[in-house]
Context: one part of a larger RNA
RNA sequence: CGUAGGAGACUUGAGAGGCUCUGUCCCCAGUACGAGAGGACCGGGAUGGACGGACCUCUGGUGUACCAGUUGUCACGCCAGUGGCAAACGCUGGGUAGCUAUGUCCGGUCGGGAUAAGCGCUGAAAGCAUCUAAGUGCGAAGCCCACCUCAAGACUAGGUCUCCCGAACUUCGAGUUCUAAGGCCCCUGGUAGACUACCAGGUUGAUAGGCUGGGAGUGUAAGGGCGGUAACGUCUUAAGCUGACCAGUACUAAUAGGCCGAGCG
Repeated sequence: CGUAGGAGACUUGAGAGGCUCUGUCCCCAGUACGAGAGGACCGGGAUGGACGGACCUCUGGUGUACCAGUUGUCACGCCAGUGGCAAACGCUGGGUAGCUAUGUCCGGUCGGGAUAAGCGCUGAAAGCAUCUAAGUGCGAAGCCCACCUCAAGACUAGGUCUCCCGAACUUCGAGUUCUAAGGCCCCUGGUAGACUACCAGGUUGAUAGGCUGGGAGUGUAAGGGCGGUAACGUCUUAAGCUGACCAGUACUAAUAGGCCGAGCG
């Protein structure tokens, strides 16, 4: 920009893409078969491999400053207590959310249609025979559906429901302007994300921050008491601290406002 008014939802599916794998074991059954050795079809069940998708409950990883320990040195006047630096965490032990695989769950199936080789029925040409010439039935991991995803720019531009259907000016032109439903700008953000888009919100508000409570992680803070010459131990104390998690709460910020936008022959 189009989809012959303008919007908001929900859809149909032309078409396109994806998937399509397979082992072992058990039952049938030591049966049929076979002198024996051996050893099934058909059908049913179990469990794996590789591959793919999703997810983070579990098992782990990461988790750059969440907690603790600790060396050297410098600083805060000193003690105590802290902070900086040691290659972009000094080192070390852990670790929430998120992200992850080696972790967890799921998938290939079933079924239908038309067929291939092949097997048939009926059946002439050719009084017989013949699956074929007319007709007709079966029959594959393959084909078309089925399953998953995208999809009306599918210009053949589809469908359904709902909403707005007004006003002014006019040189009357498929004109101009203002508004309607609705949308956008702008702002707070994330289940989204390179940007955009998408999604949740914008005071009639829990969108983010803060605060409060909880969870979770570290592992018993500081100060003080007691014991010890001291290092240190112990009590107060399962303490103190705490990024992302779950809630509650308008304290802070989403204010105010602007713009776009309706019918031809």